[in-house]
């Protein structure tokens, strides 16, 4: 200068008119001052909690749900930080649904000999036998036997899984040796599998000794095992005031025991309250009764929740960091059909034509709106700034 990676920040400012919502202060009110008003994602509604109300507790077992490699961190968490292992990059970084295939069950489609007790399609090698050719011996003879060796070649008994070739994948890999030809057959290295040692809090890492039955692939983002974690609904939760209506209907279930007591009322006993079982507590039951399904009316107003919080900014101290302490300062929307706008000037960026430059002229402005709060994670973003990194090119 080019190319890449990781983090961070703005996405607009001023001033004037004029309209909206809340807050403080004066004021019977009406009005005045005076400040404050919609993101970085406010979206998604995927995760964690505050907070509210339900669940009768408390232990155990189920069913459901969720996480997954070790430490840390945080109220917590599926986030967030550091490390470790696999994969992808040349790196700088990125990704990883990161326990378990020897509990079980299933499934590898088509192609292929054959896909987990697997396997013989081209193939290679060959006892034994035939055809060709060439050579050597040895007899008889002047060409014919016999017998060996050997090329190529056929059939085949038997051997092989090295080479080819289907396949996402072929029963460990490369290289030597051996063999009729072949294989861990045998060494070597590497890859598995243990076992010691050494480093690290750990995952894991180095390092050394063994094993060649080193037979038991992948796939669990397949069902499954296995560790650790979960009560349930949500601001339309809840709570208060006001109003109104049918104090409404129907159906099932237990119980109409005991024992003390003059009675009141006590205990036992059997019902209900949890998925279940145990133990407690609580209620019900003297029968006009506790508990359960169902159906139906009425209320649709007001008011509070509702904004001071695990807040935020800034410094320092510990820590690789996420973060967590101390001190110092700051108060930043609370609407209820739903406010945060609208006009005008001048500025700021950017883009695009003039232009030596000053400048001048046109154009542009992205996803996108709180609705209980908070901490993540994902997704969407015109344009632009910053900052470290890392490769490759040139000059010095």
């Nucleotide at each position: 200068c080019c190319a890449g990676g990781a983090g961070g920040c703005c996405g607009g400012g001023c001033a004037g008119c004029c309209g909206c919502g809340g807050g403080u202060a004066u004021g019977c009110a009406a009005a005045u001052a005076c400040g404050c008003g919609a993101g970085g994602a406010a979206a998604g509604u995927c995760c964690g909690g505050g907070c509210u109300c339900c669940a009768c507790g408390a232990a155990g077992c189920a069913a459901g749900g969720g996480u997954g490699g070790c430490g840390g961190g945080u109220a917590a968490c599926g986030c967030c930080c550091g490390c470790c292992c696999g994969g992808g990059g040349c790196a700088a970084c990125c990704c990883g649904a990161g326990g378990g295939a020897c509990a079980g069950u299933g499934c590898c489609a088509c192609a292929g000999a054959g896909a987990g007790u697997a396997u013989a399609c081209c193939g290679c090698c060959g006892a034994u036998g035939g055809a060709u050719g060439g050579c050597c011996c040895a007899a008889g003879g002047u060409c014919u036997u016999g017998g060996g060796c050997u090329u190529c070649u056929c059939a085949c008994a038997g051997g092989c899984a090295a080479g080819g070739g289907u396949g996402a994948a072929a029963g460990g890999g490369u290289g030597c040796g051996g063999u009729a030809a072949a294989a861990g057959c045998g060494c070597a290295c590497c890859g598995g599998g243990g076992g010691c040692c050494u480093g690290g809090u750990a995952a894991c890492a180095g390092g050394u000794c063994c094993c060649g039955u080193c037979a038991u692939g992948g796939c669990a983002a397949a069902c499954c095992c296995c560790a650790c974690c979960c009560g349930g609904a949500g601001c339309a939760a809840g709570g208060c005031c006001g109003a109104a209506u049918a104090g409404g209907g129907a159906c099932c279930c237990c119980g109409c025991g005991c024992c003390g007591g003059a009675a009141a009322c006590g205990g036992c006993a059997g019902g209900a309250g949890c998925g279940c079982u145990u133990c407690g507590c609580u209620u019900c039951c003297g029968a006009g009764g506790a508990g359960g399904u169902c159906c139906g009316g009425g209320u649709u107003g007001g008011c509070u929740g509702c904004u001071g919080g695990a807040a935020c900014c800034g410094u320092c101290u510990g820590g690789c960091a996420a973060c967590a302490g101390g001190c110092g300062g700051u108060c930043u929307a609370g609407a209820u059909g739903a406010a945060u706008g609208g006009c005008u000037g001048c500025c700021a960026c950017c883009c695009u034509c003039c232009g030596c430059a000053a400048g001048g002229a046109g154009g542009g402005g992205a996803c996108a709106g709180a609705a209980c709060c908070c901490g993540g994670c994902u997704u969407a973003c015109a344009g632009g700034c910053c900052u470290c990194c890392u490769g490759g090119c040139a000059c010095u």

Predicted 3D model of a 396-nucleotide RNA (Bacterial RNase P class A) from Citromicrobium sp. UBA3494. The coordinates come from a structure-prediction model, not an experiment, and the mean pLDDT is 78. It matches the Rfam family "Bacterial RNase P class A". Rfam describes the family as follows. Ribonuclease P (RNase P) is a ubiquitous endoribonuclease, found in archaea, bacteria and eukarya as well as chloroplasts and mitochondria.